[in-house]
RNA sequence: GCAGGCAUAGUAUAGCGGUAAUACGCGAGCUUCCCAAGCUUGAAUCGAGGGUUCGAUUCCCUCUGCCUGCA
Numbered sequence: 001g002c003a004g005g006c007a008u009a010g011u012a013u014a015g016c017g018g019u020a021a022u023a024c025g026c027g028a029g030c031u032u033c034c035c036a037a038g039c040u041u042g043a044a045u046c047g048a049g050g051g052u053u054c055g056a057u058u059c060c061c062u063c064u065g066c067c068u069g070c071a
Stems, first nucleotide, its partner, number of pairs: 001070007010024004018054001026042005047063005
């Protein structure tokens, strides 16, 4: 230099056009003499900018970061 892949909550991942989800973690409550465990409940997420569409996390383009291959 060229090509490909990935980017979703604090962490690990699902979701691939129609309200964004699960586990762990975090807050509150219940339970307990206390702790742990358990139960209930809550907050928190689509890397950035454009385009297509009635509607974009999802499709397209560019950028940024990371990974891989070729040279």